[in-house]
RNAcentral holds the full RNA, with entries from ENA and SILVA. A computed fold for a 491-nucleotide part of an RNA from an uncultured bacterium, annotated as small-subunit ribosomal RNA, 5' domain. It matches the Rfam family "Bacterial small subunit ribosomal RNA". Model confidence (mean pLDDT): 86 of 100.
Context: one part of a larger RNA
RNA sequence: GAUGAACGCUGGCGGCGUGCUUAACACAUGCAAGUUGAACGGUCUAUUUCGAUAGACAGUAGCGCACGGGUGAGUUACACGUAGCUGACCUGCCCCAAAGAGUGGGAUAACUCCCGGAAACGGGAGCUAAUACCGCAUACGCUCGCUGCGAUUAGAAGACAGCGAGGAAAGUUGAGGCGCUUUGGGAGGGGGCUGCGGGUCAUCAGGUAGAUGGUGCGGUAACGGCGUACCAUGCCAACGACGACCAGGGGGCCUGAGAGGGUGACCCCCCACACUGGAACUGAGACACGGUCCAGACUCCUACGGGAGGCAGCAGUGAGGAAUAUUGCGCAAUGGGCGAAAGCCUGACGCAGCGACGCCGCGUGGGUGAUGAAGGUUUUCGGAUUGUAAAGCCCUUUUCCAGGUGACGAGGCAGGACGGUAGCCUGGGAAUAAGUGUCGGCUAACUACGUGCCAGCAGCCGCGGUAAAACGUAGGACACGAGCGUUAUCC
Numbered sequence: 001g002a003u004g005a006a007c008g009c010u011g012g013c014g015g016c017g018u019g020c021u022u023a024a025c026a027c028a029u030g031c032a033a034g035u036u037g038a039a040c041g042g043u044c045u046a047u048u049u050c051g052a053u054a055g056a057c058a059g060u061a062g063c064g065c066a067c068g069g070g071u072g073a074g075u076u077a078c079a080c081g082u083a084g085c086u087g088a089c090c091u092g093c094c095c096c097a098a099a100g101a102g103u104g105g106g107a108u109a110a111c112u113c114c115c116g117g118a119a120a121c122g123g124g125a126g127c128u129a130a131u132a133c134c135g136c137a138u139a140c141g142c143u144c145g146c147u148g149c150g151a152u153u154a155g156a157a158g159a160c161a162g163c164g165a166g167g168a169a170a171g172u173u174g175a176g177g178c179g180c181u182u183u184g185g186g187a188g189g190g191g192g193c194u195g196c197g198g199g200u201c202a203u204c205a206g207g208u209a210g211a212u213g214g215u216g217c218g219g220u221a222a223c224g225g226c227g228u229a230c231c232a233u234g235c236c237a238a239c240g241a242c243g244a245c246c247a248g249g250g251g252g253c254c255u256g257a258g259a260g261g262g263u264g265a266c267c268c269c270c271c272a273c274a275c276u277g278g279a280a281c282u283g284a285g286a287c288a289c290g291g292u293c294c295a296g297a298c299u300c301c302u303a304c305g306g307g308a309g310g311c312a313g314c315a316g317u318g319a320g321g322a323a324u325a326u327u328g329c330g331c332a333a334u335g336g337g338c339g340a341a342a343g344c345c346u347g348a349c350g351c352a353g354c355g356a357c358g359c360c361g362c363g364u365g366g367g368u369g370a371u372g373a374a375g376g377u378u379u380u381c382g383g384a385u386u387g388u389a390a391a392g393c394c395c396u397u398u399u400c401c402a403g404g405u406g407a408c409g410a411g412g413c414a415g416g417a418c419g420g421u422a423g424c425c426u427g428g429g430a431a432u433a434a435g436u437g438u439c440g441g442c443u444a445a446c447u448a449c450g451u452g453c454c455a456g457c458a459g460c461c462g463c464g465g466u467a468a469a470a471c472g473u474a475g476g477a478c479a480c481g482a483g484c485g486u487u488a489u490c491c
Stems, first nucleotide, its partner, number of pairs: 001490003005487005012362006018355002020320001025318003029315003034063003039060002042057006070273003080197007089190003094186007102136004111126006142166007171178002199245003206236003211233008248270004252263004275296005298309004326352001328351003334348001335346004365395004375386004400428006409418001435480005440461003446475005456463002
C1' cells in the first nucleotide's frame, strides 16, 4: 500500500459499489418457463335480429424448455490460454438464390360408457380432427454404385463427364401475408485434431494389456482402439513417465521504478457440476439444475398394497462459523421465449430494503471577542497552562424540521416499479451531528499523583524492586477523523 474481511470503541448525511471466503450440509413455504384458438377436433359461458359473434378452457399438435440464472465439488486435462488445421465434420430459428407442394390411406387423445386404486395413477369398449402419422407420384450430382478424366497429396474421400438406382412437401388467413419441401451459399454457433505455455514432491523410478501398431467389421455429424475379432510386440520415461498431494483456467486484480512476487471475490470469456453413482430417450442442439429410467443414502405421505421429493435459481429456515442481507416492488426500461398481432410469461433484469463492508463527497458552523473570566491541572506560590477556547455581540442555513411544487428516464396516442423520489420554492432556528488511538527509542506528542519486580505493559529493544515521561488515573499534547485502533493475509 491492499482486502468479499472480522473484532473493540464510536457513529450525522448522500452517491456509487459490494455482502456465506466455513457445511457441493439439510431444507418448511412462495415464486423462478412458458406460449400459440391465425395448426386441430371439442367443452363451457355471455350476447343473439337464430345467420352468428365474443371470451375462457383441459386435450392433440408446433416452437421454446440445451438460453437466461447458480456453484467450484471434480479436473494437472487439448480443461484453459495462444497460434493453427479440419480434403475428417454438424448447424433449429435468421439472410440470399433456385426449384417445387400432385394423389391417396389408416389411426388416436379429447369426449361418452364401464372397471380398478387410500392416493399417485391406471385398464377396457366406442366415436372424431389436424401443419400429428403412413403410402404412391414427380425432382436438381442431393445421396449411393460403376466407368472415365485427372490437379493436389503420405494416401484419397475433393472437382468434372457418362450410365444406373434411391429419396420430398401442409396447410392456414381479415387473401395482404404467415407457413411447408428439396438444393446451393451466407451469418452466427458448435464438434474434432495439433504446436507451444502455465502447480508441489524423486523421501514417487520404472509404468502400460485395448496397452502400441496393423487388417476386417461395427459405430459416429466426423477422424480415431471409439468398440470388437484376428495378427504383431510394441508404447511412455531423469527434457521426469507412473504415483501422491494441491488446484477450475483465462481476461484481470493487489503490490512493485521495473523485473518479479501474490491472487483468481465482484464484471466478462471458456470449462465442469446439479442429492450420490450409472444410463439412455427426445431433439438442430442434452446424456439435460426446476425431464425420463435404474441403483443408493436421506426426508415425507400411506388405507401397509404402494407412492412423493431434490434451493450449487430468488427470497427465506436450521446447522456450521470470527463472519456475510428482504420469505420486498415492478415488468415502466434493457434483454429473452411464444404469438401475425394485441398480448402472456420472465426472482434474467430494473429498483427499493438491511450492513461505515469499501471508495468518494459534504457537514457537525463563520466572524468578532482579554478583566487573558470562572473551573480544572500545575507551581519555585510570583506565576504558567487549558485559551480566542468559552461567555457575550454580529452573521449564515450546507445539513435538519415543516409546508408547497415536482421531473428526465417513454423515439409516435397512451403507458414509470423507482417515487410524491431527485430537483426547485417558502418558512424556522446554531439549531440535529465527534470520536478513536497514542505520547521511553524506533516515532509526532510530558507533567502530576497512585503503585512498588506487585498490579500491569510490550511490534522489537525492553519497562515495573519508593520520586516510573514505558504500569493505572488525571491534566495537557500529538495523529487521524465518521471514523479510529487491533487481528489475519499478500506485495